[in-house]
């Protein structure tokens, strides 16, 4: 230095609600909240779900792989 992965620390995210909002929806943003997350940072490739004005349409990264990028870190 690597490998590993336990415990703490620095700190970080925020589920369900609830309030404005913005969108036919599925959901989005923003504030309030924490159930939970070591990638609950990013990306709709794949697969799965969901929606809806059914179109060469949308949403979901906190369902699962891929990718990409990432703090600590004993034995």
């Nucleotide at each position: 230095a690597g490998c590993g992965a336990a415990a703490a620390a620095c700190g970080g995210c925020a589920a369900a609600c609830c309030c404005a909002c913005c969108g036919c929806a599925a959901g989005g943003c923003g504030g309030g909240g924490a159930c939970g997350c070591a990638a609950a940072g990013c990306c709709a490739c794949g697969g799965g779900g969901c929606c809806c004005a059914c179109g060469a349409g949308g949403c979901c990264a906190g369902c699962c792989g891929a990718g990409c990028u990432g703090c600590c870190g004993a034995a």